Predicted 3D model of a 71-nucleotide RNA (transfer RNA) from a Nanobdellota archaeon. Its mean pLDDT, the model's own confidence on a scale to 100, is 82. It matches the Rfam family "tRNA". By type it is a transfer RNA. It was read from a public genome assembly.

Formats: sequence, C1' cells, structure tokens
RNA sequence: GGCCUCAUAGUCUAGUGGCAAAACGGCUCGUUUACACCGAGCAGUCCGCAGUUCGAUUCUGCGUGGGGCCA
Repeated sequence: GGCCUCAUAGUCUAGUGGCAAAACGGCUCGUUUACACCGAGCAGUCCGCAGUUCGAUUCUGCGUGGGGCCA
C1' cells in the first nucleotide's frame, strides 16, 4: 500500500428495511429479625458524516477504531 471482516445498554450477544431486544450487571419494591436467594417492576444502547428510501440498526459511499490475509 491492497483486500476481507467486525462496531447495538456497564459487559456479552440477538435483531438484516417498519415498536430497538435476551442474559448478566445496576436501581426500587415485596419477602426475611437481618443478609443472601427468590418474585415483581424501572432505567439504560444502534461508532461518525453523507446518500438511497414514505421509512435505515439493517442497503450504498467516505471516515474512525478493532481483528485477519497478501505484498
């Protein structure tokens, strides 16, 4: 320098055009003499900019960052 691939909640991971989601973690309440376990509930997320589209996490381009291959 070229090519491929990944980027979603605090962590890990689904979702591939139409409501953003599971688990763990966090908070509140219940239960307990108390703590833990358990039960109920709540908050919290699409790497950035542009394009296509009625509509983009999803498709396209560029950029940024991680990983891999070739030279």